C1' cells in the first nucleotide's frame, strides 16, 4: 500500500428488507429476606449507536470520506 471482519450501556454482545420503545447477560445501585454474609428474589440507573457529511417523511441499519482495532496479502 491492497483486501476483509469489527466499533451499540462500565464489560461481552444481539438488533430481522430502514418504521414509530435501542435491548440481553454480567457488573453496578436500591429494596426485601437473614442474627449476619453469600446465593437466590424484586426493582432502578446507565447509550452523541467510532467521527463528519449525504439519501429519505423517517437511519444503529443504505451511500461517501475519515479515525481506531483485528486478520490476511504484498
Nucleotide at each position: 500500500g491492497c483486501c476483509g471482519g469489527g466499533g451499540u450501556a462500565g464489560c461481552u454482545c444481539a438488533g430481522u428488507u430502514g418504521g414509530u420503545u435501542a435491548g440481553a447477560g454480567c457488573g453496578u445501585c436500591g429494596c426485601a429476606c437473614u442474627c449476619a454474609u453469600a446465593a437466590g428474589g424484586c426493582g432502578g440507573a446507565a447509550g452523541u449507536c467510532g467521527u463528519g457529511g449525504g439519501u429519505u417523511c423517517g437511519a444503529g441499519c443504505c451511500c461517501c470520506a475519515c479515525c481506531c482495532u483485528c486478520g490476511g496479502c504484498a
Model confidence (mean pLDDT): 81 of 100. A computed fold for a 74-nucleotide RNA from a Patescibacteria group bacterium, annotated as transfer RNA. Its Rfam family is "tRNA". It is annotated as a transfer RNA.